The RNA shown here (Archaeal signal recognition particle RNA) has 275 nucleotides and comes from a Candidatus Aenigmatarchaeota archaeon. Taxonomically the source falls in Candidatus Aenigmatarchaeota (Archaea, Nanobdellati). The RNAcentral record of the sequence draws on ENA. The gene name in the source record is ffs. It matches the Rfam family "Archaeal signal recognition particle RNA". Gene Ontology terms of the family: signal recognition particle, plasma membrane targeting and SRP-dependent cotranslational protein targeting to membrane, signal sequence recognition. The family's RNA type in Rfam is non-coding RNA gene.
[in-house]
């Protein structure tokens, strides 16, 4: 020095995953996704944790290897990202066509009813409004008639009783009767005002339906089917366009786990055996 065996290690070390998106001024982690290995664990982290291009996480613990491994170039490549194109599906909007529905016209068929008179046309009534007359109701005023109507404080008469007087007689006067004022009741006539389950006339409105009358002289309400035209809205079907979302495919930009090949770095120390 070479080869074999054993051992040691924060005194050289290595491995226990990597990548994309997102976030950030930026790196890493916590989140989502892809991918690889025989292959770690605990704690906190989105108003976040920890770092600053030597950023490829922080704190704490563990296992294995140590002939382990690390870095790098090329190439292939799962997967992803950017942009574009095409197709399909769904939803919404819009335009258009068709059908349904609705309206009008025409043709055909049926047809209640119909010469005891159809359609059409004219008039009137039924309803509403205004005006005028009447009727009626209420209120108010004036007047006539009837009857009522004053404890005393209205009038007349005035029993009994009272007063004056010798008497004749006289005086005041309650009740009562008669009359009457104010007032009020009833009725009649009239005037004014207001109203109306009434009525007449005239005018207007409405005029769907019903009823009556006139004219007219043979149709006819309605239904079915077909054609033509129209159509505000609605529903369904088809087509075109636009928007959004989803999926598949193709192209493209940039990354890219992992595989293969090449290059570089590293390959230490101790003991022992052989040559």
């Nucleotide at each position: 020095g070479c080869a074999g065996g054993g051992g040691u290690u924060c005194u050289g070390g290595g491995c226990c995953g990597g990548g994309c998106u997102g976030c950030u001024g930026g790196g890493c982690g916590u989140a989502g996704c892809c991918u690889g290995u025989c292959a770690c664990c605990g704690c906190a982290a989105a108003u976040c944790g920890u770092c600053c291009u030597c950023a490829c996480g922080g704190c704490g613990g563990g296992g294995c290897c140590g002939c382990a491994g690390c870095c790098u170039a090329g190439u292939g490549a799962a997967g992803g990202c950017u942009g574009g194109c095409u197709g399909c599906c769904a939803u919404g909007g819009u335009a258009u066509g068709g059908u349904a529905c609705c309206c009008u016209g025409c043709a055909c068929c049926c047809g209640a009813c119909u010469g005891c008179g159809a359609a059409g046309c004219c008039c009137u009534g039924u309803c509403c409004c205004a005006c005028a007359g009447g009727a009626u109701u209420g209120c108010a005023g004036c007047g006539g008639c009837a009857g009522c109507g004053a404890a005393c404080c209205a009038g007349g008469c005035g029993a009994g009783g009272u007063c004056c007087g010798g008497a004749a007689g006289g005086a005041a006067g309650c009740a009562g009767c008669c009359u009457u004022a104010a007032g009020g009741u009833g009725u009649c006539a009239u005037u004014g005002c207001a109203g109306u389950g009434c009525u007449u006339g005239c005018g207007g409105g409405c005029c769907a339906g019903c009823a009556g009358g006139g004219u007219g002289g043979a149709g006819a309400a309605g239904g079915g089917c077909g054609c033509a035209g129209g159509u505000a809205a609605u529903a369904c079907c088809g087509u075109g366009c636009c928007a959004u979302g989803g999926c598949c495919g193709c192209c493209u930009u940039c990354c890219g786990a992992c595989g293969c090949u090449g290059g570089g770095c590293g390959u230490a120390c101790c003991c022992u055996u052989g040559c």